[in-house]
Formats: sequence, structure tokens, C1' cells
RNA sequence: GAAGCAGGCCGGGCAGCCGCCUGAACAUUCUGCUCGGGAGGAAAGUCCGGGCUCCAAAGGGCAGGGUGCCGGGUAACACCCGGAUCCGGCGACGGAUGGAAAGUGCCACAGAAAAUAAACCGCCCUUUUCAGGGUAAGGGUGAAAAGGUGGUGUAAGAGACCACCGCAGAUCUGGCAACAGGUCUGGCAUGGCAAACCCCACCCGGAGCAAGGCCAAAUAGGAAAGGAUGCAGUUGCCCGCUGCGUUUGACUUUCGGGUAGGCCGCGCGAGCCUGCCGGCAACGGCAGGCCAAGAUAGAUGGCUGUCGCUCUCUCUAAAAAAGGGGAGUACAGAACCCGGCUUACAGGCCUGCUUCCAAA
Repeated sequence: GAAGCAGGCCGGGCAGCCGCCUGAACAUUCUGCUCGGGAGGAAAGUCCGGGCUCCAAAGGGCAGGGUGCCGGGUAACACCCGGAUCCGGCGACGGAUGGAAAGUGCCACAGAAAAUAAACCGCCCUUUUCAGGGUAAGGGUGAAAAGGUGGUGUAAGAGACCACCGCAGAUCUGGCAACAGGUCUGGCAUGGCAAACCCCACCCGGAGCAAGGCCAAAUAGGAAAGGAUGCAGUUGCCCGCUGCGUUUGACUUUCGGGUAGGCCGCGCGAGCCUGCCGGCAACGGCAGGCCAAGAUAGAUGGCUGUCGCUCUCUCUAAAAAAGGGGAGUACAGAACCCGGCUUACAGGCCUGCUUCCAAA
């Protein structure tokens, strides 16, 4: 200098004028004044997990759903951190992850044969020929063909036998573990797919701020049908439990009427910032400090100037810098809140690491 990998940050600032929402205090007839605050890194998607609210006093089972290497973090998680094995990359790094000997199913086409799996070519033996027998080492087809390499042996071959590797089992060592390494035994099931059904392990009530409460107002505390070995109880079924009811009838269904107003929920939080300590880290503990939008058809804006950043033109001057002019300035908008993941983003900055080239 070039090319990469991983992580983090900004993405507008300042001033003036006008306009809007809101908190607190004071004042107050109409409302006024002062001080303070006013969209995000994703507010987005609604993909996960919760807090919170109600059912509700609330249990068990089946069905159903979710996750899936090991350990840790967290309120919890499909998230984050660390590690193991395998795959890709020169590398920094990135990706994958229960079980195929519990069972069922699928593997098109090609090929002789695709798992109850094989003889097309070839090799060997017999034979005048036809043909018969042996073989799965060599070749072909295919994503995949009866474990691989080397040898012994054979008519030619083959785990038929041997060595090593692979596989299965037993056992020892290290590690919390996933796993790694060693020893011994065995000629040994020769594939893939479980984002196929399934099996195994662990986890899971449901609905949702349009949840749910309070106040006020209004109407028609309306009509009809059904109704008792009953009905209701927040996915479905069963058991249990609770409440109501059994003709003064709970409850179910249909038709019709009134209300759609105001307040709360609504921001003090699994909160933020700084420092120290523990831990490889995620994160946790301690101390100090801070309070930072709350709308309800939905505010947080408009104009001007200037600065910043990017691109371009011109002058000086042949190049750079500086000056001047012009254009542009991303994705996008809270609605109960929080922890994540995913997606979008003009332009710019920072940190660490890897590889290559050149020079000293």
C1' cells in the first nucleotide's frame, strides 16, 4: 500500500422567528406566567421470551405444541457466552449438531442390481461349436453399488486369511460434560433421507392494554323458543374441584333497544450513567449519582441563516492543499413496557485481527 475477517459508534449540530404536546409550581372569569422535557438503532416484522391484567380458589391425565452436541448466563428464551466434534476457507473466521440395531416408508432416471438388493462387459475352467460352471478383484451406470489400502492365497478371485485403518463391544486414563487418548476381544450390519411418519430427553393453562378497573349517563331490569341422570367455569376431551340451579327455573339460542362520554391502567423500571471488585466471557456484586415523550384521529413541526459530511465544476498552477459556485444529505415515526432475533439503511468514523506485495 492492497485485499479481507470480527466488533462498535454517528447518521445531523448551532442560532433566530412562528407553531404544537406535556410535567411541576404559582396564579386564575375568559386562563396566564415561570422552569423542565418532547420518536429509534432499528420505533419496522409480530418471529420468540417475559412483566402485568382477567378467567380463578385451581389440580391431574390424554391429545396438541415447542426445543434438540456439552457446560454456563438470564426473570425467561429458539437469545447470549465459553467449549467439543465435523465441514468450508491459505488465514483471521464462518457454518452444522439427539436417534437409521424400535418399527414403517422413500431413493426419480440411468444401471444387471438401490436394502429380503447383483451379473451387463470382463476374468478363470470344461467344450469342435452351442452351451454350462465359478467369480465379484478390474470396467461401465449412478448422488450412492456387499468397508478401505497393501499382501498371502487361488484355475480365476473374494475378510477366505494376515497387517494397518474403519466398525461393534469391554475396559483404563484425562475432562463437570460433549469428547480425546490407550489396551484387549471380535471377521464384523454393506448406504442416504427423520426441515419423512416415528422414537427418546426436557419444557408448555388460556386470552390479551381493543387486557382490565372506576365514575357518570341513557334505555325497554324488553319479547320469543328451549330448559333438569342440569348448567357455567378462557383451545379440545376425560376425571376431580368450585359456584349457581332444579318450574319463584340456573343457563342456552334468536330478535329488538340504549350507551360508544370522562378518568385510571400510562411509565420508578428484571431502569440508566460512572467507578471498584469477581469471572476467560456472557454476566453478577458493591458504592455514588440521575429521573429523561405520554398523545387519543393521535403532538415532537415550518421558515431562514450558518456549520458538518459526500459528489461535481471553476480560478490560482502542471498535481495536491486552500478559496469560490452548484447539487445532494439514508432507512424511517412511539401508542402498556422490557430482553432478544430478523429485515432496511446515502454517507462517515473507530478498534482488534488475517493474508499478499514493496522498502528499510
This is a predicted structure of a 360-nucleotide RNA (Bacterial RNase P class A) from a Candidatus Aquicultoria bacterium. Rfam family: Bacterial RNase P class A. Rfam describes the family as follows. Ribonuclease P (RNase P) is a ubiquitous endoribonuclease, found in archaea, bacteria and eukarya as well as chloroplasts and mitochondria. A reference for the family is Frank and Pace (1998), "Ribonuclease P: unity and diversity in a tRNA processing ribozyme", Annu Rev Biochem. Rfam classes the family as a ribozyme. Rfam links the family to the GO terms tRNA processing, dimeric ribonuclease P complex and ribonuclease P activity. The model forms 96% of the base pairs in the Rfam consensus. The organism belongs to Candidatus Aquicultoria, within Bacteria. The gene name in the source record is rnpB. Its mean pLDDT, the model's own confidence on a scale to 100, is 79.